A computed fold for a 73-nucleotide RNA from Accumulibacter sp., annotated as transfer RNA.

RNA sequence: GGGUGCUUAGCUCAGCAGGUAGAGCGCUAGCCUUACAAGCUGGAUGUCGGCGGUUCGAACCCGUCAGCACCCA
Repeated sequence: GGGUGCUUAGCUCAGCAGGUAGAGCGCUAGCCUUACAAGCUGGAUGUCGGCGGUUCGAACCCGUCAGCACCCA
C1' cells in the first nucleotide's frame, strides 16, 4: 500500500427484507430470612464508533474518517 470482518447498555452478545432498541450477567429497590446467599417482583442504564448523504422514516442502505483483528504485498 491492497483486501476482508468487526464497532449496539458497565461486560458478553442478539437485532429477520428500513417502521422510533433487546437478552444474559452485573447494578439497584422491595418481598422472603435472625442474618447472608439463593429465589420472587419491580427499576435505572444506550440519541447503535464520528461526520455527512438517501428516505416520510436509518442500528440496518451509500460515502468518508477513526479504532480493533486477520490475510496479501
The sequence is in RNAcentral, with records from ENA. It matches the Rfam family "tRNA". By type it is a transfer RNA. Its mean pLDDT, the model's own confidence on a scale to 100, is 81. The organism belongs to Candidatus Accumulibacter, within Bacteria.